[in-house]
RNA sequence: UGUCGAAUCCCCGCAAGGGGUACGGAGGACCCGCGCACGUGGGGUGAAUCUGCCAUUUUCGCAGAGGGCCUGCCUCAGGCCUAACCCGUCAGCUAACUUCGGAGACAGAGAGGA
Numbered sequence: 001u002g003u004c005g006a007a008u009c010c011c012c013g014c015a016a017g018g019g020g021u022a023c024g025g026a027g028g029a030c031c032c033g034c035g036c037a038c039g040u041g042g043g044g045u046g047a048a049u050c051u052g053c054c055a056u057u058u059u060c061g062c063a064g065a066g067g068g069c070c071u072g073c074c075u076c077a078g079g080c081c082u083a084a085c086c087c088g089u090c091a092g093c094u095a096a097c098u099u100c101g102g103a104g105a106c107a108g109a110g111a112g113g114a
Stems, first nucleotide, its partner, number of pairs: 001107004009020004023101005032092001041090001042087004049065005066082005073113004
């Protein structure tokens, strides 16, 4: 100086910690939508899902599609990612209302156009 991300900033405090905040998430009517039960149930944050193949003793692995990211923006080119965690039998949308988060991890940047 810059990247992913909601995750920045301000105040008090010796500190621990506390209060607030840009920004972000969840629950929650009418109307509308959804058959119910069993259940390997169902659901949420997130781009992080689906299909096929190999293995097939589980893992591992490969390919494709879809999705996401890389200059403040767009196009092209090139490259990368496709995790993790949570709720706990329960949640469609949703005004009023209620409630939560406001972290962490990295990098040295190709061309053209507006």